[in-house]
Model confidence (mean pLDDT): 81 of 100. A computed fold for a 74-nucleotide RNA from Mauremys mutica, annotated as transfer RNA. The source organism's lineage runs through Eukaryota, Gnathostomata, Tetrapoda, Archelosauria and Mauremys. Rfam family: tRNA. The family's RNA type in Rfam is transfer RNA.
RNA sequence: GGCCCCAUGGCUUAGCUGGCUAAAGUACCUGUCUAGUAAACAGGAGAUCCUGGGUUCAACUCCUAGUGAUGCUG
Repeated sequence: GGCCCCAUGGCUUAGCUGGCUAAAGUACCUGUCUAGUAAACAGGAGAUCCUGGGUUCAACUCCUAGUGAUGCUG
């Protein structure tokens, strides 16, 4: 240099067949429970979906350029 794949709460992932308030686990916070802690149960906060542009009535999703990470290869 070329090719493939990936980027979504703090972390790990789902959603990509374009359309509902972007979902789950874990972590975090509060409460109940306990002598206390953990566990369990109940509730809560947190992502404008890597960035710019385009297509569309409408984009996490499609197209394009770029950035970053992993892998393969001359």